Notes:
RNAcentral holds the sequence, with entries from ENA and SILVA. The RNA shown here (small-subunit ribosomal RNA) has 1510 nucleotides and comes from an uncultured bacterium. Its Rfam family is "Bacterial small subunit ribosomal RNA".
RNA sequence: AGAGUUUGAUCCUGGCUCAGAACGAACGCUGGCGGUGUGCUUAAUACAUGCAAGUCGAACGAGAAAUUCCGGCUUCGGUUGGAAGAGUAAAGUGGCGAACGGGUGAGUAACACGUGGAUAAUCUGCCCUUAUGUCUGGGAUAAUCCUCCGAAAGGAGGUCUAAUACCGGAUGAUACCUUGAAUCGGCAUCGUUUCGAGGUCAAAGGUGGGGUAACCUACCGCAUAGGGAUGAAUCCGCGCUCCAUUAGCUUGUUGGUAGGGUAACGGCCUACCAAGGCUGCGAUGGAUAGCCGGCCUGAGAGGGUGAUCGGCCACACUGGGACUGAGAUACGGCCCAGACUCCUACGGGAGGCAGCAGUAGGGAAUAUUGCGCAAUGGACGAAAGUCUGACGCAGCAACACCGCGUGGGUGAUGAAGCAUCUUGGUGUGUAAAACCCUGUCAGUGGGGAAGAAACGUAUGGAGAGUAACUGCUCCAUGCCUGACGGUACCCACAGAGGAAGUCCCGGCUAACUCCGUGCCAGCAGCCGCGGUAAUACGGGGGGGACAAGCGUUGUUCGGAUUUACUGGGCGUAAAGGGCGCGUAGGCGGAUCUUCAAGUUGGAUGUGAAAACUAUUGGCUCAACUGAUAGCCUGCAUCCAAUACUGUUGAUCUUGAGUACAGGAGAGGAGAGCGGAAUUCCAGGUGUAGCGGUGAAAUGCGUAGAUAUCUGGAAGAACACCGGUAGCGAAGGCGGCUCUCUGGACUGAUACUGACGCUGAGGCGCGAAGGCUUGGGUAGCAAACAGGAUUAGAUACCCUGGUAGUCCAAGCGGUAAACGAUGGGUACUAGGUGUCGGGGGUAUCGACCCCCUCGGUGCCGCAGCUAACGCAUUAAGUACCCCGCCUGGGGAGUACGAUCGCAAGAUUGAAACUCAAAGGAAUUGACGGGGGCUCGCACAAGCGGUGGAGCAUGUGGCUUAAUUCGAAGCAACGCGAAGAACCUUAUCCUGGGUUUGACAUGUAUGGAUUAGCUAUCCGAAAGGGUAGUAACGCGGCUUGCCGUGGAACAUACACAGGUGCUGCAUGGCUGUCGUCAGCUCGUGCUGUGAAGUGUCGGGUUAAGUCCCUUAACGAGCGCAACCCCUGUCGUUAGUUGCUAGCAGGUAAUGCUGAGGACUCUAGCGAGACUGCCGGUGUUAAACCGGAGGAAGGUGGGGAUGACGUCAAGUCCGCAUGGCCUUUAUGCCCAGGGCUGCACACGUGCUACAAUGGCCGGUACAGAACGACGCAAUACCGCGAGGUGGAGCAAAUCGCUAAAGCCGGCCCCAGUUCAGAUUGCAGGCUGCAAUUCGCCUGCAUGAAGUUGGAAUCGCUAGUAAUCGGGGAUCAGCUACGCCCCGGUGAAUACGUUCCUGAGCCUUGUACACACCGCCCGUCAAGUCAUGGAAGCUGGUAGCACCCGAAGUCGCCAUAAUUCAAUGGUGCCCACGGUGAGACUGGUGACUGGGACUAAGUCGUAACAAGGUAACC
Repeated sequence: AGAGUUUGAUCCUGGCUCAGAACGAACGCUGGCGGUGUGCUUAAUACAUGCAAGUCGAACGAGAAAUUCCGGCUUCGGUUGGAAGAGUAAAGUGGCGAACGGGUGAGUAACACGUGGAUAAUCUGCCCUUAUGUCUGGGAUAAUCCUCCGAAAGGAGGUCUAAUACCGGAUGAUACCUUGAAUCGGCAUCGUUUCGAGGUCAAAGGUGGGGUAACCUACCGCAUAGGGAUGAAUCCGCGCUCCAUUAGCUUGUUGGUAGGGUAACGGCCUACCAAGGCUGCGAUGGAUAGCCGGCCUGAGAGGGUGAUCGGCCACACUGGGACUGAGAUACGGCCCAGACUCCUACGGGAGGCAGCAGUAGGGAAUAUUGCGCAAUGGACGAAAGUCUGACGCAGCAACACCGCGUGGGUGAUGAAGCAUCUUGGUGUGUAAAACCCUGUCAGUGGGGAAGAAACGUAUGGAGAGUAACUGCUCCAUGCCUGACGGUACCCACAGAGGAAGUCCCGGCUAACUCCGUGCCAGCAGCCGCGGUAAUACGGGGGGGACAAGCGUUGUUCGGAUUUACUGGGCGUAAAGGGCGCGUAGGCGGAUCUUCAAGUUGGAUGUGAAAACUAUUGGCUCAACUGAUAGCCUGCAUCCAAUACUGUUGAUCUUGAGUACAGGAGAGGAGAGCGGAAUUCCAGGUGUAGCGGUGAAAUGCGUAGAUAUCUGGAAGAACACCGGUAGCGAAGGCGGCUCUCUGGACUGAUACUGACGCUGAGGCGCGAAGGCUUGGGUAGCAAACAGGAUUAGAUACCCUGGUAGUCCAAGCGGUAAACGAUGGGUACUAGGUGUCGGGGGUAUCGACCCCCUCGGUGCCGCAGCUAACGCAUUAAGUACCCCGCCUGGGGAGUACGAUCGCAAGAUUGAAACUCAAAGGAAUUGACGGGGGCUCGCACAAGCGGUGGAGCAUGUGGCUUAAUUCGAAGCAACGCGAAGAACCUUAUCCUGGGUUUGACAUGUAUGGAUUAGCUAUCCGAAAGGGUAGUAACGCGGCUUGCCGUGGAACAUACACAGGUGCUGCAUGGCUGUCGUCAGCUCGUGCUGUGAAGUGUCGGGUUAAGUCCCUUAACGAGCGCAACCCCUGUCGUUAGUUGCUAGCAGGUAAUGCUGAGGACUCUAGCGAGACUGCCGGUGUUAAACCGGAGGAAGGUGGGGAUGACGUCAAGUCCGCAUGGCCUUUAUGCCCAGGGCUGCACACGUGCUACAAUGGCCGGUACAGAACGACGCAAUACCGCGAGGUGGAGCAAAUCGCUAAAGCCGGCCCCAGUUCAGAUUGCAGGCUGCAAUUCGCCUGCAUGAAGUUGGAAUCGCUAGUAAUCGGGGAUCAGCUACGCCCCGGUGAAUACGUUCCUGAGCCUUGUACACACCGCCCGUCAAGUCAUGGAAGCUGGUAGCACCCGAAGUCGCCAUAAUUCAAUGGUGCCCACGGUGAGACUGGUGACUGGGACUAAGUCGUAACAAGGUAACC
């Protein structure tokens, strides 16, 4: 210090989330030791038990017992007296304390707290100090004892007694009161000091010492007065949470007078008088809360918090009240009331842990019914001492912080195990083992502190005082005192022995692999993972982080400049009020002057301690802790300064305004007038339609419309002019004239003298629509009606039509009320229009030109902006004032309040929910957007398909099975260039087989099992039986032995799979598309995504080329290079050819021969817009022409850019993973793939005369042939058969049809057409039934040119005619791929359909329009509003009752006091009543949010198909 997350990508805005630190924490897993801290945050809930406040005999009186000892008596049981216990215990009077210490945070928004002041308005026990005094009397009373009441708690009466208890008298001041005078001072009342006079008020002794005593003396007390210290009280300035959906509150209220009361001022209380007081700088009300030093966080400013420690406050079961006292309205006191608990003899009593422990309860959660007063502190005491759950310690808890340990070194065979895996490695890993060491902590044994110094006491000494001593004060020495604790610490011993976990490993964020799972189980802080290869789930291995802890949850700050004081914004992201006038407030021109409030400097006081920071000490270090310094940013007082702000006074004119003179204007209000048009009415002419639409219909019209002419009526609006012209604050304002009236502008002079700007509240104006009342109503026109459109059409379109639109008077108060831009002032380059005014120059004048003021536009620099854009009319640079914003939705909704006749307006939330919502710009894609341009895309033509029959493929159906794949174009005569068996696929039925039909390897075996021959069973596969041959090497007795290989058998590794996944893949292919595109380097532009280049102007088949140009170049595509074909040349002539020569035949290149020609097949030539003319920019290029076999790519082919479709194929092949292994493998027989109500695609043949049939006759090219092609010949009507010359081919073979010539048919279901069927044959093959092809004879179906729709083709093309080949035994081929023969028509053109390219535009799309997306309804879940009511809480009001108690009054009392009784005011609790506020719940009801695949439509985004929106 940042990071993740909106997008295809970008920049911005903006929220959400993370990394950090912290905690009185809790939970999960784990857990060795020590030190120091901390520990009921919830129920201020209820509490058993023990303890937490006593002490003093040196204030006082009285005073036991147990027990022991001694004496007397004794019935030996005891009893009695005395002494000790003991002046003890317990109790009482009295004094001091109990108001401290300790706990808690309920209440309290307050002078409660903090800070600084004031008291001239106060008190203060104990303590210190100063002065003086302490004289003299008196009467009681408790305890005890006696009597009595009560269950108890407790109480009553009687008798006795003491005091430092109580009460008189004296004395008495500088005290208090009254009063006189003076002095100094202040702050209004007044204060200080001094001198007088009068009046009033005091006491207590105790213990020692000395002395015969009187008395003296010491200490401790006591009294009065002054001072101090400490503590307390009151008042004041400032600071101190949220809500305005709380705006008015107040009657002791505000003030005065008098009185009372208090320590003291005061409405603190009472009476009377006046009517005040507080409040937008937030009163009153409501909610919440103890405040602070501090603590946490943060760079700071801030934000959060108020545990432990410290200061203050408040409280002590709840409410009220006083008493005592120096001090309380009293935690461990009292009285009353209430709730609760306990005791009870039922009559009455007792109690208050928010003290320390502890219990129950609540809760996620918080400890021992411990030890000790040794230390520190406190109460009492002269002291010893007693008391002290304050405190010091210990116990429990990883709750926090800090420290230590769980070992160190060497150690490679890199062991084993585990994991992975390419099978041979790699990782864990020097890690372990092993060897050598060390000894912290824990353990055992031993030693062993500091914390302790006082007080006291004993002895000695000194000092003050005294007549003197004791005593007092001080010094020295000795003695006494430790809960913790045999603790800290030290030493020794043995031995690596007893001591590591937790979380994480997709990114943020350090750390990766295997298996399992298969949108399941699960994870998740955000983004998001999981649907068969998950580094994200679970486990293993490995790794990372921290470590006696680690994670999770919760909370706070931070990051977040995301409330912005430091330090944000408002044209389009959230955000400028619709506009003006103006109050408070804020801000404010120039010069001089006054003061010194702000401001600045200095000084003083205070800002407690602790904390914090620095330095430096103590615990071995650290945490912890001591000391010193800083800090405490503040407040107050005093002094000083006077620039600025403010204040006082004076002056000024430039801001502002007034007067004067002008001209401009749809500025406003009222009255009047005008013409055009529309509709209606009357009349004329006139006849069948008019009107309306995309097309129609409703409607009007023969009762005379529309049209046309004349006249009349009515209402509303004002064409042209008219203009980014004018006016107005905005809304808004448009015929003409008049009246009234507001504002702005210009010019020149004079005047006022800062009079200004803004403006919370407030007041006014405010389009359209709406409302009320009364008019008016021609046209238009919500609602409504009808007609259309449509699947529907409550719409768009049409015909009608009422409110309304108009006027008057009111209400309402909103708009995308927009420049989406608040107002004011100043400053900061210009250019160019236009409106209003003025000036200069010029002119006779106007125009022109120049300058200037005010308005209104466009362009543009700097600057600003996220960009778009703004740019002297700022969105620039600054200042002043106001309004507004803080993620999206919920929602401008609910509730409340105000306004309104209503509609509604203004103000304006929350729960819940999402991780986005959004702005600008970019690249694409898309548009029922635009422009330009291509293509058999349309058009112009020719021929088809769709109708028929058949063939073939597909769907569907059927079936035991009808194997599988292909699915818009781009599946469907496709894979399949050949399904009778085979093919063939586990597609079906059945039979068999298991190392296998096939490959490699290992181990073992043994001989004839393998092979071959024969034979049996079987449908075959297969199984069985019998016989029998053979290989290499060695030995060699040459047919035996040994061994080996192959083969076989058995066992095991493995084979096998047309099983799955084409969405795991390779390869190949289709398609857009042979469309002209797709990119890169460098440079330049832009914050960036990106752009430029590649755009623009021409041109082309082409991103082809040229020109221009912040681009310059380049690559993949285009073109060319390649092949075929068209012309020529050359080379070469066999199997081809034959012109000339020669020979020969019936005839034929048949033969010799030849290379001329054709041809064959190699090499070359040729065509390049090269030439000419025109057009064009002098270009590219185009048009025309010449020459040429061919002309502008000559024709055809091959060739397919970056990419798209998760396109197709795991069944061509290859291949990951998964599945299968006596089966999903393999073998076999038979069947199926050929099944047929039907639908579709692709074809063939036809429907005939441009034809059919018969006869005759002519001309190809390219292929193919030994498992073959087959001639001549013969047989058969024919398919074909017999036979076999020739030919591994320019040699032999296969070889045309349409055409042409002639004849018949004569428009018919025919001499068309040939389906279907019967019979008879042929061929192939093991086999032709399911299920082949061909032939002959016979049969002779539909069909007479095909609906909507749709396909191909632009020239040697379409159309038409035949031929060949692959596959193949044969064939379903009418298919596919080639070959040649004959051989057209048409293209004006680019409006439309379709596809494509480029540029541009809009976009809410980016999975990219097969996109996105809205609302109702239906289902589930959640939170919430309303609601008849029901039920709580809170604070007040009125009335009733009125405890205790203070105060007052009365009575009793001979007087006074006390006491007692009665009573008055106030008043707690309680009761009644009417309301207020605020919760819970509520049948039903309203909308809202969310939820993979529900329903209906299609509203929005493109011109979204009616532009959208307010």